[in-house]
SAM riboswitch aptamer (S box leader) from Alkalihalobacillus alcalophilus, 112 nucleotides, folded computationally.
Its mean pLDDT, the model's own confidence on a scale to 100, is 77.
It matches the Rfam family "SAM riboswitch aptamer (S box leader)". Rfam's curators write: The SAM riboswitch is found upstream of a number of genes which code for proteins involved in methionine or cysteine biosynthesis in Gram-positive bacteria. The SAM riboswitch acts at the level of transcription termination control. The predicted structure consists of a complex stem-loop region followed by a single stem loop terminator region. An alternative and mutually exclusive form involves bases in the 3' segment of helix 1 with those in the 5' region of helix 5 to form a structure termed the anti-terminator form. This entry represents the conserved core of the complex structure involving helices 1-4.
Of the family's consensus pairs, 97% are formed in the model.
RNAcentral holds the sequence, with entries from MGnify.
RNA sequence: UCUUAUCCUGAGUAGGUGGAGGGACAGGCCCGAAGAAACCCAGCAACCAUCACUUCAUUGAAAAGAAGUGAAAAGGUGCUAACCUGCAAGGUAUAUUCCUUGGACGAUAAGA
Numbered sequence: 001u002c003u004u005a006u007c008c009u010g011a012g013u014a015g016g017u018g019g020a021g022g023g024a025c026a027g028g029c030c031c032g033a034a035g036a037a038a039c040c041c042a043g044c045a046a047c048c049a050u051c052a053c054u055u056c057a058u059u060g061a062a063a064a065g066a067a068g069u070g071a072a073a074a075g076g077u078g079c080u081a082a083c084c085u086g087c088a089a090g091g092u093a094u095a096u097u098c099c100u101u102g103g104a105c106g107a108u109a110a111g112a
Stems, first nucleotide, its partner, number of pairs: 001112007012041001015040003021031003025086004042080003047076002050071007087102005
C1' cells in the first nucleotide's frame, strides 16, 4: 500500500510512576495542577490462536481443508471521557441551519 471483517456494547469516580499536554486530521466543542501524554498494574472485549460440537467437501478410511455454533481467557493484538461538521443523495414550504441514508477520512484485526 491492497483485500476482507468490524466500528451505538463493555472496561480505572482515590491504583503506582510521571509532570503538561490531550481528544487521528481541519474547523468547532471539550478534557486536563481536583494531574494531560507516556510507562507499569488492573480491567474490558473476543479479531487471531486454543478447545468442543455440527454441516459441507475430500478420502478406501482418516487427518489436514471450508463454513457455522458454543466455551474459556494462560498466548498474539486491541481498547478503557463525551461529541458535532467535512462529500453526496433524499425528506418537508424554504433550508448552509432540521431529519434520514450512503460515502469519504480514520481506527482495529486477519491475510497479501